[in-house]
Context: one part of a larger RNA
RNA sequence: UGACGGGGGCCCGCACAAGCGGUGGAGCAUGUGGUUUAAUUCGAUGCAACACGAAAAACCUUACCAGAACUUGACAUAUCAUGAAUUUUUAUGAAAGUAACAAAGUACUGUUAAGUACAUGAAUACAAGUGGUGCAUGGCUGUCGUCAGCUCGUGUCGUGAGAUGUUGGGUUAAGUCCCGUAACGAGCGCAACCCUUAUUUUUAGUUGCCAUCAUUUAGUUGGGUACUUUAAAAAAACUGCUAUUGACAAAAUAGAGGAAGGUGAGGAUGACGUCAAGUCAGUAUGCCCUUUAUGUUCUGGGCUACACACGUGCUACAAUGGAUAUGACAAAAAGUUGCAAAACUGUAAAGUUAAGCUAAUCUAUAAACACAUCCUCAGUUCAGAUUGUAGACUGAAACUCGUCUACAUAAAGAUGGAAUCGCUAGUAAUCACCGGUCAGCUAUACGGUGGUGAAUCCGUUCUCGGGCCUUGUACA
Numbered sequence: 001u002g003a004c005g006g007g008g009g010c011c012c013g014c015a016c017a018a019g020c021g022g023u024g025g026a027g028c029a030u031g032u033g034g035u036u037u038a039a040u041u042c043g044a045u046g047c048a049a050c051a052c053g054a055a056a057a058a059c060c061u062u063a064c065c066a067g068a069a070c071u072u073g074a075c076a077u078a079u080c081a082u083g084a085a086u087u088u089u090u091a092u093g094a095a096a097g098u099a100a101c102a103a104a105g106u107a108c109u110g111u112u113a114a115g116u117a118c119a120u121g122a123a124u125a126c127a128a129g130u131g132g133u134g135c136a137u138g139g140c141u142g143u144c145g146u147c148a149g150c151u152c153g154u155g156u157c158g159u160g161a162g163a164u165g166u167u168g169g170g171u172u173a174a175g176u177c178c179c180g181u182a183a184c185g186a187g188c189g190c191a192a193c194c195c196u197u198a199u200u201u202u203u204a205g206u207u208g209c210c211a212u213c214a215u216u217u218a219g220u221u222g223g224g225u226a227c228u229u230u231a232a233a234a235a236a237a238c239u240g241c242u243a244u245u246g247a248c249a250a251a252a253u254a255g256a257g258g259a260a261g262g263u264g265a266g267g268a269u270g271a272c273g274u275c276a277a278g279u280c281a282g283u284a285u286g287c288c289c290u291u292u293a294u295g296u297u298c299u300g301g302g303c304u305a306c307a308c309a310c311g312u313g314c315u316a317c318a319a320u321g322g323a324u325a326u327g328a329c330a331a332a333a334a335g336u337u338g339c340a341a342a343a344c345u346g347u348a349a350a351g352u353u354a355a356g357c358u359a360a361u362c363u364a365u366a367a368a369c370a371c372a373u374c375c376u377c378a379g380u381u382c383a384g385a386u387u388g389u390a391g392a393c394u395g396a397a398a399c400u401c402g403u404c405u406a407c408a409u410a411a412a413g414a415u416g417g418a419a420u421c422g423c424u425a426g427u428a429a430u431c432a433c434c435g436g437u438c439a440g441c442u443a444u445a446c447g448g449u450g451g452u453g454a455a456u457c458c459g460u461u462c463u464c465g466g467g468c469c470u471u472g473u474a475c476a
Stems, first nucleotide, its partner, number of pairs: 001476002003473003007470007015460002019423005026315008034306002042053002064301007073126001077125002079122005086104003089100004107116003128290002131288003137284001139279003142275001144273001149188006155164003168179003194267004199235007208225003213222002238261001241255005317416001321375004326370002334363002338357002343352003382413001387408007429452007
C1' cells in the first nucleotide's frame, strides 16, 4: 500500500420490511445431469451453465454411428495435353457412383500466333481437418456494475516503499457541487450531447381525416384541409420564479405557473481493472497432430433413447368461473417463389375458384370487456393428459420423427413441505395481436405491440451485495 475481520462509524440498492403475484405438489413442453446406446456430435457448469450457442435436428442442417465409395481430392493457385461449354440415352447400384454406346453442338477476344472461361485426363507442389491447446493468442462477450470510482503532470512531505491531491464540514443519483485545505491543475468515468415518448406551433395535405354543405348501403362521391393523424422544422424545463431553512454557499423543503418539476419517463451508452471467466465449433491465428485419412462423397440411423434427479416455462385445479349467442374498442409489424378478400364445398382442419395489393390505398372476427340465457359447488357443462378411429396440409419422403381437424376416450389435479423468485406505476397482475427463423413445424420459447389495470413503501434493527472513512492483523 492492499486484502481480510462472526471490528467500529456513515451511506445506498425490490437487499430486508410493507404489499401483490408466482416457483417448489399435478399433467405437459423444453434444457441439463445421469443412465443407456453402434452413435445418443460438440461446447456452456455458483451468482455470471441448464427455452444457453440453436432467430426452427424428418433428408439437408450434422460436426456423431453403421455400411458403400474416392485419394491432387468437394474447394484454391501453378504446369502440360485434349476438347468450347453443354444436352440427350442405356445397364448396374440404396445412393454416391461405376461402365458403355452413339447423336446433337463447335463459344468469346483476335490478322496468324495466342489469350479468356469451362470440362476431362496426367503429374507434383499442395489442398483439406467442426482434430488438440481459450492455460500460446487476436477479436468479441459475460461479470462485479451504470457501482462512482480509477489515474496523471508539476509541486510539497518522507532515507524509502509511498503519502498528499482523492482526506475534512455540508450536499448530491453521482469524485455532483460548495466551503475549508500544501497543494495547483488535468485525463478516463458521472452528467450533457444521440434515439423514443409526453405538450404546443409552423410547413405539407395523399393513399390519411370529415366540423360545415350536398350525396351514399358505406368518407362512397363531390367538396374541404378545420380536427385526428402522418413527418420535417422549431419552441418548451433552467431549481428559471416566490417563500422558508442553510454558513451571505452548495443545496433542501413547500408553493405558483405549466402538458410536463427538480435526472419528466424509457432506451442506447459500461472508466482503470477483477475472475489464467467464456469462445480455437462464427471468423482470424501461433504451435502440435492427421495426410489411401482425424480429409471428401453418399444411403440409412442418431442428435427425439428413459428407472431416475434438477432448472426454466405453459395449462389447470374453477362460479371474480365454464358454455352458447349477440355487440364494441387497438397498436406495432409483415407481404410478389408473397399476403390473399368475397363466393362456393366440407361438421372442421382445409379445398375449389379468384377480386385487390410491390401497400397510410389491398390482405385481420383482437381478446379480456359489455349484454342475455344455461350450469349451482360436484372430480362437475372444472381440467384437459393419454389412447383409438377417420381425415387435412407441407414436402421426393411424415415408420423411427411433423403440425392441424373431427368423433370417441377422459388420467393426475381440491391452491401445493422445507425452501425460494419477480415487481415501486401505466409498474405488477391479466388479455390478446404481430414478427424473425421457416417448405412444414415440436413456439407454451425469443423479440416486439397495444387493451384492462392494482396494492404497498412505518422504516434501516436484521439478511445479501456495494461505496467511503477508520481500526486490528503471526496474511500478500